[in-house]
């Protein structure tokens, strides 16, 4: 929200939407242009690659580097976006980290 139903959204069923949960995508990852900070600092922006794929593409903490110059690194907690799927009840088998899985 539909259909039908009842004195009545009463009642049934179906649909859709949102929460939460699995999964898939992507590694909130890489390449660079241009500008900013310097050991109380390490940031801002544009563009490409990455998705059967719209967006996004950083934030926090911690450890190292950087002897003042132009360059970050590792680990590490946390999503958003897109699409897919999820039900109850009884009875048995494997299987477990015994919480569960199948």
């Nucleotide at each position: 929200g539909a259909u039908u139903u009842u004195u009545a959204u009463u009642a049934a069923u179906c649909c859709u939407u949102u929460u939460a949960c699995c999964g898939u995508a992507u590694a909130u990852g890489u390449u660079u242009g241009g500008g900013a900070a310097u050991a109380a600092g390490g940031c801002c922006u544009g563009a490409a690659c990455g998705u059967c794929u719209c967006u996004a593409c950083c934030c926090g903490g911690c450890u190292a580097c950087c002897u003042u110059a132009a360059a970050u690194a590792g680990c590490u907690g946390g999503a958003c976006u897109a699409c897919g799927g999820u039900u109850g009840a009884u009875a048995g088998g494997u299987c477990u980290u015994c919480g569960g899985a199948u």